Notes
The part of an RNA shown here (large-subunit ribosomal RNA, domain II) has 691 nucleotides and comes from a bacterium.
[in-house]
Context: one part of a larger RNA
RNA sequence: ACCAACGACUUAGUUGUAUGUGGCAAGGUUAAGGAAGAAACAUCCGGAGCCGAAGCGAAAGCGAGUCUUAAUAGGGCGCUAAGUCACGUACACUAGACCCGAAACCAGGAGAGCUACCCAUGAGCAGGGUGAAGUGCUGAGAAAUUAGCAUGGAGGCCCGAACCAUUUAGAGCUGCAAGUCUAUUGGAUGACUCGUGGGUUGGAGUGAAAAGCUAAUCGAUCCUGGAGAUAGCUGGUUCUCCGCGAAAUAUAUUUAGGUAUAGCCGUAUAUGUCUUUUGAGGGGGGUAGAGCACUGUUUGGACUAGUUGAGGUGAAUAACCUUUGCAACUCCUGAUAAACUCCGAAUACCCUCAUGCAUGGUAUACGAGGCAGACUGCGACGGAUAAGCGCCGUAGUCGAAAGGGAAACAGCCCAGACUCCUAACUAAGGUCCCUAAUUUUCAAUUCAGUGGUAAAGGAAGUGGAAUUACUCAGACAGCCAGGAGGUUGGCUUAGAAGCAGCCAUUCCUUUAAAGAGUGCGUAACAGCUCACUGGUCGAGUGAUUCUGCGCCGAUAAUUCAACGGGGCUAAAUUGAAAACCGAAGUUGGAGAUGUGUAAAAUAUAAUUUAUGCGUGGUAGCGGAGCGUUCCCCAUGCCGAAGAAGGUGAACCGUGAGGUUUGCUGGAGGUACGGGAAGUGAAAAUGUUGGU
Numbered sequence: 001a002c003c004a005a006c007g008a009c010u011u012a013g014u015u016g017u018a019u020g021u022g023g024c025a026a027g028g029u030u031a032a033g034g035a036a037g038a039a040a041c042a043u044c045c046g047g048a049g050c051c052g053a054a055g056c057g058a059a060a061g062c063g064a065g066u067c068u069u070a071a072u073a074g075g076g077c078g079c080u081a082a083g084u085c086a087c088g089u090a091c092a093c094u095a096g097a098c099c100c101g102a103a104a105c106c107a108g109g110a111g112a113g114c115u116a117c118c119c120a121u122g123a124g125c126a127g128g129g130u131g132a133a134g135u136g137c138u139g140a141g142a143a144a145u146u147a148g149c150a151u152g153g154a155g156g157c158c159c160g161a162a163c164c165a166u167u168u169a170g171a172g173c174u175g176c177a178a179g180u181c182u183a184u185u186g187g188a189u190g191a192c193u194c195g196u197g198g199g200u201u202g203g204a205g206u207g208a209a210a211a212g213c214u215a216a217u218c219g220a221u222c223c224u225g226g227a228g229a230u231a232g233c234u235g236g237u238u239c240u241c242c243g244c245g246a247a248a249u250a251u252a253u254u255u256a257g258g259u260a261u262a263g264c265c266g267u268a269u270a271u272g273u274c275u276u277u278u279g280a281g282g283g284g285g286g287u288a289g290a291g292c293a294c295u296g297u298u299u300g301g302a303c304u305a306g307u308u309g310a311g312g313u314g315a316a317u318a319a320c321c322u323u324u325g326c327a328a329c330u331c332c333u334g335a336u337a338a339a340c341u342c343c344g345a346a347u348a349c350c351c352u353c354a355u356g357c358a359u360g361g362u363a364u365a366c367g368a369g370g371c372a373g374a375c376u377g378c379g380a381c382g383g384a385u386a387a388g389c390g391c392c393g394u395a396g397u398c399g400a401a402a403g404g405g406a407a408a409c410a411g412c413c414c415a416g417a418c419u420c421c422u423a424a425c426u427a428a429g430g431u432c433c434c435u436a437a438u439u440u441u442c443a444a445u446u447c448a449g450u451g452g453u454a455a456a457g458g459a460a461g462u463g464g465a466a467u468u469a470c471u472c473a474g475a476c477a478g479c480c481a482g483g484a485g486g487u488u489g490g491c492u493u494a495g496a497a498g499c500a501g502c503c504a505u506u507c508c509u510u511u512a513a514a515g516a517g518u519g520c521g522u523a524a525c526a527g528c529u530c531a532c533u534g535g536u537c538g539a540g541u542g543a544u545u546c547u548g549c550g551c552c553g554a555u556a557a558u559u560c561a562a563c564g565g566g567g568c569u570a571a572a573u574u575g576a577a578a579a580c581c582g583a584a585g586u587u588g589g590a591g592a593u594g595u596g597u598a599a600a601a602u603a604u605a606a607u608u609u610a611u612g613c614g615u616g617g618u619a620g621c622g623g624a625g626c627g628u629u630c631c632c633c634a635u636g637c638c639g640a641a642g643a644a645g646g647u648g649a650a651c652c653g654u655g656a657g658g659u660u661u662g663c664u665g666g667a668g669g670u671a672c673g674g675g676a677a678g679u680g681a682a683a684a685u686g687u688u689g690g691u
Stems, first nucleotide, its partner, number of pairs: 001691006011095003015092010027051003033045003055062002065077004098236002101233001105226006116200009125190001127159003130155001134151007163187003168183004202218001204214003239625006249262005264369001265367007274360001275358001278354006289343001290341002295337003300332003306326002309323005373398007381390002403414003418591004423587003429581003432566003438578001440577006451568001457552002461549010478536005484509003489503003515530001519528002592615009626680001628677005636670003645664008
C1' cells in the first nucleotide's frame, strides 16, 4: 500500500415538554404487597399516594373572584378551553451519554546489574627524558653560610604505548553501531583507571553544576490504580427516494474560533387575504443638488472711520495740513463647508382605496442549524479618493447553483438542471479557419497590426465643423531684378561704419520700393541675406478654434508571450439594416412525483379522471421506504429431484434492492403479518489479521 473483518447518537430514570395511538372520563390511575394456580410479564385484589376539576394574596383569609386601597375608582393575576393512565416517537435534564485522542494531577508500589556520588576490599599503568630535597667529597669564609663535583631519585613534571577520554576533519546516516569507523588529538603516578561487595530515589536521591544522571525514559523515573480524568479543541460518524430549506446579523458574555435570547429555516395546528405587485390619493422629512440669508473660511475693488511711518506749520510730546502703507463697518464682485442652510429633489418609508397573483402573511407549540462570510455595482468613512486592504449602508451573485458566454477563470454577463427525446425558437455572446453560424448589405473612418496595455506633455499625420485675413485691380510658393542717399545717426570705444553696448517719437530725402535695419559675416570695413517693391507665373493661399481616428512619449528579467491561435487592411473602428448560430432558458412529444380545485365510486380514507401551480440545493427540519441479525406465526412451509454461502446471466423497481435461473457448494433456510435491535463503512496518521 491493497484486501477482509471489526469500528461511533446507546442504555437507565416514580424526571420534564411536545406529539401520535389506545382506555376511561369530571374524573383518571394504582405503588409496595397479596390471592387462586404447575407457573407466568396473564387474571383478580390492594386507593396508601399522585395528577386534574379554582383562583387570588406575603399571610390571616376570602372565593368566580381575589389582591392593592380610604375607595364600590383604577390597575395586577384569574374566571368564560378536559383531564388522566399506558405504550410509541422527538428533544431536554442527570449519568462517561455519539466514538477515538491529550499534556497533566493524585495514591500505592518496583528500580542505583545503566549511570551519579559515597564506603569497604583488591587490581592496572611498555619505554624514554628531566634531575628537587637530602647525603658525601673538595674549595671559600672568623662564622652564618656558600660554590663546584658526585650521589640521590622528588614531581596533580616532560615525551610516549596499554588504559581512560573524544579536539578537528571525513565516512556512516533503512549504519557494523538506536552514537560506530578512519585519520588526527588530550591525559597517561594521578583530583588517574578498573574489578568485586555494599549504601543513597521520585518533589526524592546524586551532581568539580550540564537542570546532568537515577536501566536506550528525566524541568520530576517506571508499573498499577483513581479512570471511560477533563478537552468551549482536531479528526471520524456506515442504506435509499421524496417535500421544504437557512445563516455567517443584533444584544449580552473573563466574551470574541464558545454560548444564551432575538432575526432567518423546518413541522403541526389555527386564522383566511390579514402578505405581496401595480395604479390613484394623502403624509412627514432636510439627503443629492443648489445657495451664502445665519455660523465659520475666503478673492479683488470702492468708500470712509481708525492707525504705523515721513514731511511741513507750531514753543510743543498738543492741535492742524500734506503724504506712503495697513484698514474695521458699509457697498459691489468672485468662492467654500460632515459637525453652515434663505432653499430643496429623485428614490425610499407610512396610511387609505382599487387591482391582479401566489404552497404568501400572522399566531401558538415543537425541532433546528447559524452568530469566521466572499466578491461585484452603487453611497460613505478609515487608508495615500493605495491594496485581491479595513469598516458600514444598499442591491446582486457565490456560499448552498449545474448549463451557455468571458481562451482557461466560486463572486462578472445570460440563465435557475424532476426524468427521457438524432424536434423547434431564442438569451448573453457570436457568424474567414481551428469552431456551430454572413468572407452579408449600405455609409464613413483608420495605415498605426492602431485594433490587440498607460499619463503629463509633444507634432504641417489625417477626416469633419466653424471663424477670420489676402486673392484675376493677379494672392501664396518659386524664379529674374531692385533693396538707395544725408550717414561711418549720436555716444562709447584701440576700432563700433545697419548688426559688442548705450541713447533717440529710429528723422529727412529720392522713390515702384528700401528698417538709422531680420539673420550670417569682418579686428573694423567689405561681403551674403531679410523686411519692402517691380516683373514673370495664373488660382487659390495663410492664421485661429472645436471635434473623430491615428503618431511619439513606451523600459523586466529563457524568442515570439499585452488578439486563445492561425492569420486579418478588414476578419479593425463608427453608424444603419437583414439573416443565421447559440443554453439543462422557452416551446413540442412521453413519463414520474408533490400539492390545490372539481368530479366519480366507496365507508370519512386509500383509488381513478380532469385541470391549475410546482419538483437546483449545503447546514438543517419533515415524510415514505429498502436491507441485515434475532423472536412469534412455525410439531407449519421450502430443501439431496440440492438449503445457506460463492460466482455469472436475464428480467423487475425512481432507488436502497428484488425475482428467476446456469455453474459451484453440500445441509440447512424461512414467506405473509408482527415484534426487538450489538442494524448498513471509503475515509477517524482508525483496530486486528492476511498478502

Description
Rfam family: Bacterial large subunit ribosomal RNA.